């Protein structure tokens, strides 16, 4: 990487319009409120590295402070995505190649 298998969470929310229809229901889109974190994406720790300042030292060095760069996640944000069942998706894991 490929194939198979397993795989959670959260409103069957409200309103409006459209499609189909006798109508109800259903489907699609938009807006509003409430939620979820496990596509993707953003943020951060220790640590490492550079810069400046201060103190100490004959010097080398050492110590302290500030700021910057690199740097994780199942943490965090909730942009994106998602919130009945089914279906799709799904971090991650297992068997095999």
């Nucleotide at each position: 990487u490929c194939a198979c298998u397993g795989g959670a969470g959260a409103g069957a929310g409200g309103c409006u319009g459209g499609c189909c229809g006798u109508g109800a229901a259903g489907c699609c889109a938009g807006c509003c409120c409430a939620c979820c974190g496990a596509a993707g994406g953003g943020g951060c720790a220790a640590g490492c590295g550079g810069u400046g300042g201060c103190g100490u030292u004959c010097a080398g060095g050492c110590g302290c402070c500030a700021g910057c760069g690199c740097c994780a996640a199942u943490c965090u944000c909730u942009c994106a995505g998602g919130u009945a069942a089914a279906g799709c998706g799904g971090a991650c894991a297992g068997c095999g190649a």
This is a predicted structure of a 97-nucleotide RNA (Glycine riboswitch aptamer) from uncultured Rubrivivax sp. Its Rfam family is "Glycine riboswitch aptamer". Rfam's curators write: This family represents the bacterial glycine riboswitch. The coordinates come from a structure-prediction model, not an experiment, and the mean pLDDT is 83. The RNAcentral record of the sequence draws on MGnify.